[in-house]
RNA sequence: AGGCAUGCAAAAGCGCCUGGACUGAUGGCUAUGCACAUGGCCUCAGUUGACGCGGAGGAGGUUGGCGAACCAUUCGGCGGAUGCCUCCCGGCUUGAGACCGAGCCGCAAGCAACACUCGAAACCCAGCGGGUGACUGCUGGAACAGGAGUUUGCAGGUCAUAAG
Numbered sequence: 001a002g003g004c005a006u007g008c009a010a011a012a013g014c015g016c017c018u019g020g021a022c023u024g025a026u027g028g029c030u031a032u033g034c035a036c037a038u039g040g041c042c043u044c045a046g047u048u049g050a051c052g053c054g055g056a057g058g059a060g061g062u063u064g065g066c067g068a069a070c071c072a073u074u075c076g077g078c079g080g081a082u083g084c085c086u087c088c089c090g091g092c093u094u095g096a097g098a099c100c101g102a103g104c105c106g107c108a109a110g111c112a113a114c115a116c117u118c119g120a121a122a123c124c125c126a127g128c129g130g131g132u133g134a135c136u137g138c139u140g141g142a143a144c145a146g147g148a149g150u151u152u153g154c155a156g157g158u159c160a161u162a163a164g
Stems, first nucleotide, its partner, number of pairs: 014079004019075001020048006027042006051067003057088006089106006097159004110154004115150004124141007
């Protein structure tokens, strides 16, 4: 160095890398007449392999949300995951209430829309580092989402042409 055991910490665009792509080697083989040089193959070592936001009632099922970037490796693979659908439990809106219906929510909660307000990181720009290199770390700057809020409009039936 490596291996085994134990303990602690660390997460959800999260973790990992046997494919691929790329880099390296006074390594091996090989092509171009030779050397040099260039290329190909093998071996070994390495690099890359998702940018934030959002997100946990229970059970089952399932190819697991939103947008940004790039003009395409954020390709491909394995594992994981709070997603989505159905049902159940509980609740919210439906201008007092109850029941039914419709639509929603899991500390939040009806539908739609012009406008206004708020709103991320990477990418990008500038700079400072590490590495032979592929690549990679940090600092600063200017933005831009889905979405949220305000506003406006719309929103069933019966009890009941009841009671007051």
The RNA shown here (glmS glucosamine-6-phosphate activated ribozyme aptamer) has 164 nucleotides and comes from Alicyclobacillus pomorum DSM 14955. The coordinates come from a structure-prediction model, not an experiment, and the mean pLDDT is 79. It matches the Rfam family "glmS glucosamine-6-phosphate activated ribozyme aptamer". Rfam links the family to the GO terms catalytic activity and regulation of gene expression. From the family's description: This entry contains a glucosamine-6-phosphate activated ribozyme that is found in the mRNA for GlmS. GlmS is an enzyme that uses fructose-6-phosphate and glutamine to generate glucosamine-6-phosphate. Rfam classes the family as a riboswitch. The organism belongs to Paenalicyclobacillus pomorum, within Bacteria.